[in-house]
RNA sequence: GGACCCGUAGUCUAGUGGUAUGAUAUUGGAUCCACUAUCCAAAGAUCGGGGGUUCGAAUCCCCCCGGGUCCA
Numbered sequence: 001g002g003a004c005c006c007g008u009a010g011u012c013u014a015g016u017g018g019u020a021u022g023a024u025a026u027u028g029g030a031u032c033c034a035c036u037a038u039c040c041a042a043a044g045a046u047c048g049g050g051g052g053u054u055c056g057a058a059u060c061c062c063c064c065c066g067g068g069u070c071c072a
Base pairs, nucleotide, nucleotide: 001071002070003069004068005067006066007065010024011023012022018055026042027041028040029039030038048064049063050062051061052060
C1' cells in the first nucleotide's frame, strides 16, 4: 500500500428497511433470624463519527476513526 471482517447499555449479545432482543451487573420489593441463592418489578443503548438514498436506516451507499485477519 491492497483485500476482507468487526464496532449496539458498565460487560457480553440478538436484530439483513417499519418506533432495539436477551443475559449479566445496578436499584427497589418478596422470601429468609441473617447473608448467599431464588422469585417479581424498575431504570439503563437514538446502534463508532459525518454525509447520502428512502415516506421510513443499526440495517443500503460514500468518506473518516478505532480494532482484527490475510496478501505484498
Background: RNAcentral holds the sequence, with entries from ENA. The RNA shown here (transfer RNA) has 72 nucleotides and comes from Nanobdella aerobiophila. It matches the Rfam family "tRNA". Rfam classes the family as a transfer RNA. The organism belongs to Nanobdella, within Archaea.